The prediction has a mean pLDDT of 82. Transfer RNA from Candidatus Roizmanbacteria bacterium RIFOXYA1_FULL_41_12, 73 nucleotides, folded computationally. It matches the Rfam family "tRNA". The family's RNA type in Rfam is transfer RNA. The RNAcentral record of the sequence draws on ENA.
RNA sequence: GGCCGCUUAGCUCAGUUGGUAGAGCAACCGGUUUACAUCCGGUAGGUCAGGGGUUCAAGUCCCUUAGCGGCCA
Numbered sequence: 001g002g003c004c005g006c007u008u009a010g011c012u013c014a015g016u017u018g019g020u021a022g023a024g025c026a027a028c029c030g031g032u033u034u035a036c037a038u039c040c041g042g043u044a045g046g047u048c049a050g051g052g053g054u055u056c057a058a059g060u061c062c063c064u065u066a067g068c069g070g071c072c073a
Base pairs, nucleotide, nucleotide: 001072002071003070004069005068006067007066010025011024012023013022019056027043028042029041030040031039049065050064051063052062053061
């Protein structure tokens, strides 16, 4: 330098054919316990890496930038 993949909650990851952004763990509150843990219930937490475009509508499609990983030279 060329090509491919990934980027979504604090962490690990889903998200189908473009149509209300989710799960587990963690955090917080409550129940249970003498207490802690376990278990049960609930709450909060998101600029979907940044920017632009297409569309009635974009996490999803297109362009571009950045970061990370891999292959080739």